A computed fold for a 78-nucleotide RNA from a Pseudomonadota bacterium, annotated as Fluoride riboswitch aptamer (crcB RNA motif). It was read from a public genome assembly, where an Rfam model found it. The model forms 100% of the base pairs in the Rfam consensus. Lineage of the source: Bacteria > Pseudomonadati > Pseudomonadota. Its mean pLDDT, the model's own confidence on a scale to 100, is 76.
[in-house]
């Protein structure tokens, strides 16, 4: 320094911590949101249909899940 292998752990679940539980995943990974659909691609005679693909524009929501705090947004009382 590199290869195999254990064993201890770690890491994720579209936006921030923390508890508690579920579920994944093992670094070649787990995971990275939706909606509308231009461009390109395959397949086909074919401008039709079918698969893929996702630019421009849009929209929700701080949880995988319950909860708690923290930013945030509404609506209402002092």
């Nucleotide at each position: 320094u590199a290869c195999a292998g254990a064993a201890c752990a770690g890491g994720g679940g579209a936006u921030g911590g923390g508890g508690u539980u579920c579920c994944c995943c093992u670094u070649u990974a787990a995971c990275c949101g939706c909606c509308c659909g231009a461009c390109a691609g395959c397949u086909c005679a074919a401008u039709a249909a079918g698969c893929c693909a996702g630019a421009c524009g849009g929209c929700u929501g701080a949880u995988g899940a319950c909860u708690c705090c923290u930013a945030c947004c509404g609506c209402u009382u002092g």